[in-house]
RNA sequence: GCGAAAUUGGUCUAGUGGUAUGAUUGCCGCUUUGGGUGCGGCAGGCCUCACGUUCGAUUCGUGGAUUUCGCC
Numbered sequence: 001g002c003g004a005a006a007u008u009g010g011u012c013u014a015g016u017g018g019u020a021u022g023a024u025u026g027c028c029g030c031u032u033u034g035g036g037u038g039c040g041g042c043a044g045g046c047c048u049c050a051c052g053u054u055c056g057a058u059u060c061g062u063g064g065a066u067u068u069c070g071c072c
Stems, first nucleotide, its partner, number of pairs: 001071007010024003018055001025043006048064005
């Protein structure tokens, strides 16, 4: 330089054109003499950025950024 893939809460992850799933973490309650385990609740995301298409974009298109892989 060329090509491909990925980017979603503190961490990991599902997902699809109609403002997003679960786990984990943290906090609270119940259980226990206490802790752990278990159960329930709450908190935590403008889905990497910009523009475009659309009534509506995390999703589609173009470009950028970062990371990874392959080729030279």
About this RNA
This is a predicted structure of a 72-nucleotide RNA (transfer RNA) from Sphaeroforma arctica JP610. The RNAcentral record of the sequence draws on ENA and Rfam. Lineage of the source: Eukaryota > Opisthokonta > Ichthyosporea > Sphaeroforma > Sphaeroforma arctica. It matches the Rfam family "tRNA". It is annotated as a transfer RNA. Rfam describes the family as follows. Transfer RNA (tRNA) molecules are approximately 80 nucleotides in length. The coordinates come from a structure-prediction model, not an experiment, and the mean pLDDT is 81.